[in-house]
Molecule: transfer RNA
Organism: Alphaproteobacteria bacterium
RNA sequence: GCUCGGGGAGCUCAGUUGGUAGAGCAGAGGACUGACACUCCUCGUGUCGGCGGUUCGAUCCCGUCCCCGAGCA
Numbered sequence: 001g002c003u004c005g006g007g008g009a010g011c012u013c014a015g016u017u018g019g020u021a022g023a024g025c026a027g028a029g030g031a032c033u034g035a036c037a038c039u040c041c042u043c044g045u046g047u048c049g050g051c052g053g054u055u056c057g058a059u060c061c062c063g064u065c066c067c068c069g070a071g072c073a
Stems, first nucleotide, its partner, number of pairs: 001072007010025004019056001027043005049065005
């Protein structure tokens, strides 16, 4: 330099033929216990990487840029 994959909650990730985002873990509060642990219950205002475009509407489609990974040279 070229090609491909990815960027979303603190972390790992699902998601939607475009209709306004969710799970596990972590964390906080509570129940239980003499106490701790285990277990159970409750709790998410996330510029969905940036900018621009298409659209009534974009996390999703298009362009460009940035970052991470793999392959080729």